This is a predicted structure of a 72-nucleotide RNA (transfer RNA) from a Chlamydiia bacterium. Rfam family: tRNA. By type it is a transfer RNA. Rfam describes the family as follows. Transfer RNA (tRNA) molecules are approximately 80 nucleotides in length. The RNAcentral record of the sequence draws on ENA. Its mean pLDDT, the model's own confidence on a scale to 100, is 82. The source organism's lineage runs through Bacteria, Pseudomonadati, Chlamydiota and Chlamydiia.

[in-house]
RNA sequence: GCUUGGGUAGCUCAGAGGCAGAGCACUUGCAUGGUAAGCAAGGGGUCGCAGGUUCGAUUCCUGUUCUAGGCA
Repeated sequence: GCUUGGGUAGCUCAGAGGCAGAGCACUUGCAUGGUAAGCAAGGGGUCGCAGGUUCGAUUCCUGUUCUAGGCA
C1' cells in the first nucleotide's frame, strides 16, 4: 500500500429501515440478628466521526478514524 471483519449502556454482546435491547455490574426497597445469595423497582446511550439516500437511518451508500486478521 491492498483487502476482510469489528466499533451500540460501566463490561460482554444482540438488534440490520418505523419508541435502542439482554446478561452481568450500579442505585433504591423487601427479606436477614448481619452479610452474601434471592425477590421487586429504577437510573444509565450524540449506536466511533462526517456526509448522502429516505417521510423516517443503529440499520442502506460514500468518506474518514480506531481496532483485529489476511496479502504484498